[in-house]
C1' cells in the first nucleotide's frame, strides 16, 4: 500500500432476499429438596461492528467505514 476471511443477548453456533432474527451453554425466577446439587417448568436479554445505498422487503445484495486474523510487496 493492496488481497482473502471473519464480524449475530454474557459466552458459542444458525437463519434460501419474505410472518415475531432459531438453538445450545450461562443466567434470573418457580416446582421439586431438610438446605444444596441435579432434574423439571417459564421468564429476560440482539437496532446482525458502525452510518448509508439497492429493494415492495436486507443478517444475507452493493460501496464506505471500523476492528481482529491471514497472505502478497
Nucleotide at each position: 500500500a493492496c488481497c482473502c476471511c471473519a464480524g449475530u443477548g454474557g459466552c458459542c453456533u444458525a437463519a434460501u432476499g419474505g410472518a415475531u432474527a432459531a438453538g445450545g451453554c450461562a443466567u434470573u425466577g418457580g416446582c421439586u429438596u431438610c438446605c444444596g446439587a441435579a432434574g423439571u417448568c417459564a421468564g429476560a436479554g440482539a437496532u446482525u461492528g458502525u452510518g448509508g445505498g439497492u429493494u415492495c422487503a436486507a443478517g444475507u445484495c452493493c460501496a464506505a467505514u471500523c476492528c481482529g486474523g491471514g497472505g502478497u510487496u